[in-house]
RNA sequence: UGCUGAAUACCAGAUCAAAUCUGGUAACGGGAGAACCAAUUUUUGGGGUGAAUUCGCGGCCACGCGAUAGGGGACUUCCGCUCCGAACCCGACAGCUAAUCUCGUAAGCAUUAGGGA
Numbered sequence: 001u002g003c004u005g006a007a008u009a010c011c012a013g014a015u016c017a018a019a020u021c022u023g024g025u026a027a028c029g030g031g032a033g034a035a036c037c038a039a040u041u042u043u044u045g046g047g048g049u050g051a052a053u054u055c056g057c058g059g060c061c062a063c064g065c066g067a068u069a070g071g072g073g074a075c076u077u078c079c080g081c082u083c084c085g086a087a088c089c090c091g092a093c094a095g096c097u098a099a100u101c102u103c104g105u106a107a108g109c110a111u112u113a114g115g116g117a
Base pairs, nucleotide, nucleotide: 001110002109003108004107008026009025010024011023012022013021014020027105028104029103030102031101032100037095043092045093046090047089048088049087054067055066056065057064058063070084071083072082073081076117077116078115079114
């Protein structure tokens, strides 16, 4: 100076400062939750955040390989190239959903970043 992501800004205090913590305001994001509508398929458990699903092969398993829905790469778009295609949570339980209630504001990276419009 930028990237993934909701995960930022400001004010006050904890300490003089950075980080961190607490409270508040704003902003961004998630969950629960009527009527109407939908659905009636509930151990074959079910559900949530997320792009991160699904399939094949190998393996006793752990796991490994290949592919794939889908997603990212300095405004948008087309082409090209390239990367990801995880992880975690709820705990018998949740469709949608106004009012309402409630939670999060992390973590991890990059260093001149292809070309045309």